[in-house]
RNA sequence: AGAGCGGAGCACGCAGUCGCUCCUUUGCGUGCAAAGGGGAGGAAAGUCCGGGCUCCGCAGGGCAGGACGCUGGAUAACGUCCAGUGGGCGCAAGCUCAAGGAAAGUGCCACAGAAACAUACCGCCCCGGCCCGGAAGGGCCGAGGUAAGGGUGAAAAGGCGAGGUAAGAGCUCACCAGCCAUGGGGCGACUCAUGGGCUAGGCAAACCCCGUCCGGAGCAAGAUCGAAUAGGGGGGGACGAGGUGGCCCGCUGACCCCCGGGUACGAUCGCUCGAGGUGCGGUGUAAAUCGCAUCCCAGAUAAAUGACUGCGCACGACAGAACCCGGCUUACGCUCCGCUCUUCGC
RNA sequence: GGCGGGAUAGCUCAGUAGGUAGAGCAACGGACUGAAAAUCCGUGUGUCCCCAGUUCAAUUCUGGGUCCCGCCACCA
Numbered sequence: 001a002g003a004g005c006g007g008a009g010c011a012c013g014c015a016g017u018c019g020c021u022c023c024u025u026u027g028c029g030u031g032c033a034a035a036g037g038g039g040a041g042g043a044a045a046g047u048c049c050g051g052g053c054u055c056c057g058c059a060g061g062g063c064a065g066g067a068c069g070c071u072g073g074a075u076a077a078c079g080u081c082c083a084g085u086g087g088g089c090g091c092a093a094g095c096u097c098a099a100g101g102a103a104a105g106u107g108c109c110a111c112a113g114a115a116a117c118a119u120a121c122c123g124c125c126c127c128g129g130c131c132c133g134g135a136a137g138g139g140c141c142g143a144g145g146u147a148a149g150g151g152u153g154a155a156a157a158g159g160c161g162a163g164g165u166a167a168g169a170g171c172u173c174a175c176c177a178g179c180c181a182u183g184g185g186g187c188g189a190c191u192c193a194u195g196g197g198c199u200a201g202g203c204a205a206a207c208c209c210c211g212u213c214c215g216g217a218g219c220a221a222g223a224u225c226g227a228a229u230a231g232g233g234g235g236g237g238a239c240g241a242g243g244u245g246g247c248c249c250g251c252u253g254a255c256c257c258c259c260g261g262g263u264a265c266g267a268u269c270g271c272u273c274g275a276g277g278u279g280c281g282g283u284g285u286a287a288a289u290c291g292c293a294u295c296c297c298a299g300a301u302a303a304a305u306g307a308c309u310g311c312g313c314a315c316g317a318c319a320g321a322a323c324c325c326g327g328c329u330u331a332c333g334c335u336c337c338g339c340u341c342u343u344c345g346c
Numbered sequence: 347g348g349c350g351g352g353a354u355a356g357c358u359c360a361g362u363a364g365g366u367a368g369a370g371c372a373a374c375g376g377a378c379u380g381a382a383a384a385u386c387c388g389u390g391u392g393u394c395c396c397c398a399g400u401u402c403a404a405u406u407c408u409g410g411g412u413c414c415c416g417c418c419a420c421c422a
Stems, first nucleotide, its partner, number of pairs: 001342010012312007020039009041318001045329002048327005053218004060249004065214005070084005085099001086097004100209002105207002107203003121150002123146003127142006158176002161173003177199001179196007222269004232259005242252002261421003276295008313316001347418007356371004365402001373389005395411005
């Protein structure tokens, strides 16, 4: 210098003027004024997971259904994170994997191919018969043996070599892969060594089996107050409506549904102090967790967070909270640090 | 803000426990007619919305994205 890998951080800055919204204090004419203070994000997004919170007559049982799936840990919980194991990719730094079970059962494996799981199409070999030939041998038919060879396919019955055989075959042997057993190591996934019989195709993001977990709805949840109207019409209901996402049981027990009517996006609470941020220290490889100190950091409701001016530069990407939090995913500009490989120079 | 559903030919929709996709209407060509309609015959090069993954193989299964549609206010 080039190519690449991993991690961390920032999100135009400063000043002035005029606004918007919320809080506190003060004043009064009670919704205005003054002063002080706060005012979007790393993704506020998708709503894909998990939890808090609230309500459903405490959510109990069974069936059905759904989610997850190497091991150990973290956590409120997770499909997330951390550390490892095993597989895959890369020269490497490093990255990556929905990674239980295919000897429980069922199913599928199109086309091609004889056969897609235990099959004989061609080929090879033995035996018998017939024919040709002087013979060696060859041809045809029948009955078998054979998965070593050909061919088909994404995939063909462990791979490869040697021995062996009529031809062959784990039939025998060496090495490798897989399975099982014993012993050592590890909490464990697993791994190392020795021995054994030789072998069992793939697909479970097909049904399924095994293990673990799951009640439902969602802040338009829900609570209180206020205004207005016709408690008018029809249907169902103690022979059980509705509650209860699907069904059955159990529990509860009087209203429920439709049409029609009214209010006008009514007010307050929920609403933001929280599994919270920062710093230091302890434990832990880490994710995290514990202790102490310190800080208060948006709460709007047709919905505020903006506009203008000046200066500066690296000239500013993606993008706007709506109950809250932990994650994941997606969108996206820039800066810095560490590391790897190659080449060149000293 | 929350919840649910969908995307397949020009339009409206089927479809598949994974093996290369159809129907009706429309369109086009031909026949009939002086010409047209109707009728009859024939005709399909469809990113199965997009990107990844699983698989020998994906419209179908799984994950992510884009777009479209529907429902949910309160009172008695």
This is a predicted complex of two RNAs, RNase P RNA and transfer RNA, with 422 nucleotides together. Model confidence (mean pLDDT): 82 of 100. Rfam match: Bacterial RNase P class A. The family's RNA type in Rfam is ribozyme.